[in-house]
RNA sequence: CGAGGGUGACGGGCGGUUGCCGCUGCAUUUAGUUGCAGGGGAGGAAAGUCCGAGCACCUCAUGAAUCAGAGUGCCUGCUAACGGCAGGGCGGGGUGACCCGACAGAUAGUGCAACAGAAAAUAAUCCGCCAGUAUGAAAGUACUGGUAAGGCUGAAAAGGUGCGGUAAGAGCGCACCGCCCGGAUGGUGACAUGCGGGGCUAGGUAAACCUCACUCGGUGCAAGACCAAAUAGGGAAGCGUUGACCGGAUUCGGGUAGCUUUCGGGUUGGUUGCUUGAACCUGCGGGUAACUGCAGGUCUAGAUGGAUGGCCGUCGCCGGUUCGCUGAACCGGUACAGGACUCGGCUUAUAGUCAGCCUCGCGGC
Numbered sequence: 001c002g003a004g005g006g007u008g009a010c011g012g013g014c015g016g017u018u019g020c021c022g023c024u025g026c027a028u029u030u031a032g033u034u035g036c037a038g039g040g041g042a043g044g045a046a047a048g049u050c051c052g053a054g055c056a057c058c059u060c061a062u063g064a065a066u067c068a069g070a071g072u073g074c075c076u077g078c079u080a081a082c083g084g085c086a087g088g089g090c091g092g093g094g095u096g097a098c099c100c101g102a103c104a105g106a107u108a109g110u111g112c113a114a115c116a117g118a119a120a121a122u123a124a125u126c127c128g129c130c131a132g133u134a135u136g137a138a139a140g141u142a143c144u145g146g147u148a149a150g151g152c153u154g155a156a157a158a159g160g161u162g163c164g165g166u167a168a169g170a171g172c173g174c175a176c177c178g179c180c181c182g183g184a185u186g187g188u189g190a191c192a193u194g195c196g197g198g199g200c201u202a203g204g205u206a207a208a209c210c211u212c213a214c215u216c217g218g219u220g221c222a223a224g225a226c227c228a229a230a231u232a233g234g235g236a237a238g239c240g241u242u243g244a245c246c247g248g249a250u251u252c253g254g255g256u257a258g259c260u261u262u263c264g265g266g267u268u269g270g271u272u273g274c275u276u277g278a279a280c281c282u283g284c285g286g287g288u289a290a291c292u293g294c295a296g297g298u299c300u301a302g303a304u305g306g307a308u309g310g311c312c313g314u315c316g317c318c319g320g321u322u323c324g325c326u327g328a329a330c331c332g333g334u335a336c337a338g339g340a341c342u343c344g345g346c347u348u349a350u351a352g353u354c355a356g357c358c359u360c361g362c363g364g365c
């Protein structure tokens, strides 16, 4: 200097003018009616509604058993919990920094693998190699036996590479690797590394069904509570005191006088829930980290047809054009996007800018 890999942060500033929502104070008004003053007023994702919870209510979420359904799936930690996060292990990609993993089980069973190929799981033999017999002048042809090392096809074909051996071959034998069995050492563990024995031999796929292990009530702020007001404590049919009905299903047990369907009537007003929370900031300590202990400090929207916007000027940043005294002038642009009970995550969108760490290549000292 060039090319990459992680991490963190910002994402407009200032001034003037006018407008909106809440709160506090002082006046005023029948009246939060009007006026003045002061303070406050959207995000890193507020999006998606994909997970988890806090909170609220519900006759079985109370007790027990069996089954169904759903979710997760290497190990150890963190957390209120999670399908999240951190650190590791193993596998794969990359020269590397790093990145990815839907990572339990294929000898419990079932299923699937087009086409090609002889053959895709009870394995075999299309071309080929070797031996023998017959025939032939020879090349060759036919039959019998042996073989699966070589070749074809395919994602995958009776472990791989090499040496020996054989009529030709083959774990037939040997060495190394792979696989199976046994045990040793290290590690909390997933696992790793040696040692000994065995020639052992037929796979893949479970984000296919399935098996195994662990976990799991339902509904949700339009939950719920209160006040005011109004109406029809309505009608009909069926079931039910011989147990209807109440949980995803069933049984035992428990609760209980109503339940189901349909026709019709009243209320769509107000207050609350509603922002102090598993909250945030700073310092010291523990831990590789996620995170956590202690001490101190802060209070940051609370709307309800649903608030923070408009205009002007100037600066910043990005891009382009012209000139050229390396500076100036002009033009255009300035991302994704806005709460609605709250919080922890994940995923998706994002013009552009800054900071530093790490890797590779080239060159110089």
Base pairs, nucleotide, nucleotide: 001361002360003359004358005357007355008354009353010352012315013314014313015312016311017310018309020041021040023038024037025036026035027034043336047347048346050345051344052343053342054341055220056219057218058217060253063252064251065250066249067248069216070215071214072213073212074088075087076086077085078084089103090101091100092099093098104211105210109209110208111205112204126151127150128147129146130145131144132143133142134141135140159177160176161175162174163173164172178200179198180197181196182195184193185192186191224272225271226270227269234263235262236261237260238259239258245255246254279298280297281296282295283294284293285292286291316334317333318332319331320330321329322328323327
Bacterial RNase P class A from a Chloroflexota bacterium, 365 nucleotides, folded computationally. Taxonomically the source falls in Chloroflexota (Bacteria, Bacillati). The coordinates come from a structure-prediction model, not an experiment, and the mean pLDDT is 78. Its Rfam family is "Bacterial RNase P class A". Rfam links the family to the GO terms tRNA processing, ribonuclease P activity and dimeric ribonuclease P complex. By type it is a ribozyme. The sequence was found by an Rfam model in a public genome assembly.